[in-house]
Context: one part of a larger RNA
RNA sequence: CGUCGGAGAUUUGAGGGGUCCUGACCUUAGUACGAGAGGACCGGGUUGGACGAGCCACUGGUGGACCUGUUGUAUCGCCAGAUGCAGCGCAGGGUAGCUACGCUCGGACGGGAUAAGCGCUGAAAGCAUCUAAGUGCGAAACCCGCCCCAAGAUGAGAUCUCCCUUAAGGGCCGUCAGAGACGAUGACGUCGAUAGGUGGCAGGUGUAAAGGCAGAGAUGUCACAGCCGAGCCAUACUAAUUGCCCGAGAGUGUU
Numbered sequence: 001c002g003u004c005g006g007a008g009a010u011u012u013g014a015g016g017g018g019u020c021c022u023g024a025c026c027u028u029a030g031u032a033c034g035a036g037a038g039g040a041c042c043g044g045g046u047u048g049g050a051c052g053a054g055c056c057a058c059u060g061g062u063g064g065a066c067c068u069g070u071u072g073u074a075u076c077g078c079c080a081g082a083u084g085c086a087g088c089g090c091a092g093g094g095u096a097g098c099u100a101c102g103c104u105c106g107g108a109c110g111g112g113a114u115a116a117g118c119g120c121u122g123a124a125a126g127c128a129u130c131u132a133a134g135u136g137c138g139a140a141a142c143c144c145g146c147c148c149c150a151a152g153a154u155g156a157g158a159u160c161u162c163c164c165u166u167a168a169g170g171g172c173c174g175u176c177a178g179a180g181a182c183g184a185u186g187a188c189g190u191c192g193a194u195a196g197g198u199g200g201c202a203g204g205u206g207u208a209a210a211g212g213c214a215g216a217g218a219u220g221u222c223a224c225a226g227c228c229g230a231g232c233c234a235u236a237c238u239a240a241u242u243g244c245c246c247g248a249g250a251g252u253g254u255u
């Protein structure tokens, strides 16, 4: 821009894309078969491998704005306590998120029409013959079925609802994240929990400083303390103020 007024939802599916794998064991059954040795078809069940998709309760990884220990040095006048720098100084842990080594699920089942092949009926050719007329079965291949996209499918589809001019609706702007390079998408904007803050909880670290007490002291204890990112719940304290812009007409009827 189009889809022949403008919108908001929900869809149909022409047409595309994806998937398509396989082992072992148990059973049927030591059965059928076979002199024996050996040893099934068909069917039922269990459990794997590789591959794919999704997820983070579990087990782990990461987690450089979380906590702790600690070396050297410098600064805060000194002690104590902190802070800077040294690869995050080094080291031990670790929430959310993201993840695999973790978890869940998938290939199924069924139908159609067939290939090779196997048939039925059956003449030409009194027989025979799956084929000439007719007709049946038969593969991971083909078409459906399963999953995804999809009406620019210009052949532009369908259904429901809204609007009649400061319209319906959309955007700008602001607070944001289950979204994200930017657009976009989604949530919210006081009729408000959208983000921050705050309170509580979960969770992490591992028992802060100061002081008291014990001890000669190191240290211990009062103390599961102190500190704390992203999580959950709550709470208008702060910021989402006020606003602005875009946005539709062919035909018919009546007056």
Stems, first nucleotide, its partner, number of pairs: 001152001005163007015149004021049007033038001051106005059100004066093005071086006110144003117137004169246004173189005194239003197235005203228003211222004

Predicted 3D model of a 255-nucleotide part of an RNA (large-subunit ribosomal RNA, domain VI) from Pontibacter sp. E15-1. The organism belongs to Pontibacter, within Bacteria. The coordinates come from a structure-prediction model, not an experiment, and the mean pLDDT is 87. The RNAcentral record of the full RNA draws on ENA. It matches the Rfam family "Bacterial large subunit ribosomal RNA".